Description
This is a predicted structure of a 432-nucleotide RNA (Bacterial RNase P class A) from a Vicinamibacterales bacterium. The gene name in the source record is rnpB. The prediction has a mean pLDDT of 76. Rfam family: Bacterial RNase P class A. It is annotated as a ribozyme.
RNA sequence: GCAGCCACGCCAGACGAUCGCUGGGGGAGAUGGGUCGGCCCAUCGGCCCUCAGAGGAAAGUCCGAACUCCACAGGGCAGUGCGCCGGGCAAUACCCGGUCGGGGCAACCCGAAGGAAAGUGGCACAGAAAACAUACCGCUCGCCGUCGCUCGCUUCGCGAGCUGCGGCGUAGCAAGGGUGAAAAGGUGCGGUAAGAGCGCACCGCGCCGGCCGCAAGGUCGGUGGCAGGCUAAACCCCGCACGGAGCAAGACCAAAUAGGGAGGCGCUCGAGGGUGGCCCGCCCGAAGCCUCCGGGUCGGUCGCUUGAUCCCGCCAGUGAUGGCGGGACUAGAGGAAUGAUCGUCACCGCCGGAACCCGCCGACGCGGCUCGUAGGAGCGGCUUCGGCGAGGCGACGGCGGACAGAAUUCGGCUUACGGCGUGACUGCGGCU
Repeated sequence: GCAGCCACGCCAGACGAUCGCUGGGGGAGAUGGGUCGGCCCAUCGGCCCUCAGAGGAAAGUCCGAACUCCACAGGGCAGUGCGCCGGGCAAUACCCGGUCGGGGCAACCCGAAGGAAAGUGGCACAGAAAACAUACCGCUCGCCGUCGCUCGCUUCGCGAGCUGCGGCGUAGCAAGGGUGAAAAGGUGCGGUAAGAGCGCACCGCGCCGGCCGCAAGGUCGGUGGCAGGCUAAACCCCGCACGGAGCAAGACCAAAUAGGGAGGCGCUCGAGGGUGGCCCGCCCGAAGCCUCCGGGUCGGUCGCUUGAUCCCGCCAGUGAUGGCGGGACUAGAGGAAUGAUCGUCACCGCCGGAACCCGCCGACGCGGCUCGUAGGAGCGGCUUCGGCGAGGCGACGGCGGACAGAAUUCGGCUUACGGCGUGACUGCGGCU
C1' cells in the first nucleotide's frame, strides 16, 4: 500500500426569521356560583407570557417479564415451547465464557448441538441396488464352440497344450468401473483362482480402564475386526417448563330517555302543568304525579409514565454482570401533536469546471558534449511562448440527501437504512 476480519463510538444537519401543532405552569379577561363586602371557588379547543415535545430502530409483534382482571383442593390428558456444559439476569428462545461439529490460508465466522440400537414413514432423477442389501459392466473358475500357434499319433484327419474371442452357469467375488446429494469404514502391505477385516500396521468406530477438568469433554493405554446410510424446524420417544386474557387490561364518577324497587300525594273535596318572580284570578287537566334507591348506556376522570430508568466515577469479575458513591428528570397526546416557508452555513455523493502543477510535442533564444580539415551534423540541458492530454489538485457553480413516526411500560431478538470516526488483529506485496 492492497485485500480482509472483529469490537466499539458519534451524527441522523446547525443557526436565524415568520406562521402553526400538543402538553405543563403563570397572567389577564369573560361566564357562572358563594359572600354584607374585601375576596374566594369553578369553567373556558378564545388572548398573552414561559417551559418541554419521537427512534436507532419508535417497525415486525417473534420471545421474556412487570402490571391488571378472571380462574384455581389435588391429579391427569391434549397443546405449545425448549434441549452440549458452566455462569449471568426479574425472566427468556437473550447474553457471557467454554466444549464439540462445520467453513476459511488466517484474523475469524456459523450451529435449534438429546435419541435413527423403541416403533412408523420419506429419500425426486439417475442407478443393479436407497437398505433384513444387491450384482449392470467387470474379475475368477468350470463346461462348450472357434481362429491361430506348438507338439504327438500316422495321413489329408484325430488328440493334447497355450493365447485370444464368443456362449452358458441355482458357481465364486465385491477389489475396479459406472449412477447418485448419499452405496455396508479409509490408506498401505500381505494373501488369494480372483477377491474380501480374510490377516497385519496406522487412522476411524464401539467397549473398558488410568489421568486431567465443576462439567460438556480431552488425553493415554488396553480390547473387539467392527456396530450398518441419511432424515426427528417428519410423526414419534425421553427430559424439563408452561392456567387464561390482555391498558379496548381494569378502577372510579355519572346525564337525558325507557324500564326495575321503595315511599309519599292524588283520582272531581283537583295531584300536576301553563300564565316572564310571588299571591289571587284565568286556562289546561281526568289519571297519574313527586321524591329516593340500585344497575346499565352517552360522556368524563384515573390507570399514564420515577423506572429491573439514565449519566459519571470507583471496586469485584476473563466476561456477561453485580455492588457502592455522586448527579439528572427526559412526550404522555387518544383519530392522535412533534410541522411548513424563506435565508445563511456545514457534511456526503454525482456532474460541469477557471487558475496552478505534471507529462509529451513544436518554435525563438542561450550554454554544454561528441564527430568532422571545414561549411556543418548529431545528442542532451535551461528560460519563455504556443499546442495537446480519459493526468493531478481543485476555487466556484448546479443537482440530490436513507430507513422510518411514540400510543401501558420495560429487557431481548429479528428486519430496514444514509454517513463519519476510533482501536485491535490477519493475509499478500513493496521499501529500509